[in-house]
RNA sequence: CGGGGUGUAGCGCAGCCCGGUAGCGCACCUGCUUUGGGAGCAGGGAGUCCCCAGUUCAAAUCUGGGCACCCCGA
Repeated sequence: CGGGGUGUAGCGCAGCCCGGUAGCGCACCUGCUUUGGGAGCAGGGAGUCCCCAGUUCAAAUCUGGGCACCCCGA
């Protein structure tokens, strides 16, 4: 320098192709249960989806430009 992949909740991921307003597991908080802890049960909080711009009634999703990391090539 060129090509490809990845970026979404504290962590690991799904959703993206085919646009319809964000979810699962673990973790965390509260309550019940227990002498207490753990386990179990019930409930709850937490992300404007890496950044900027564009298209659209509507963008995590499509388009353009950047950033970070990983892989391959030179």

Annotation: This is a predicted structure of a 74-nucleotide RNA (transfer RNA) from a Nitrospiria bacterium. Rfam family: tRNA. It is annotated as a transfer RNA.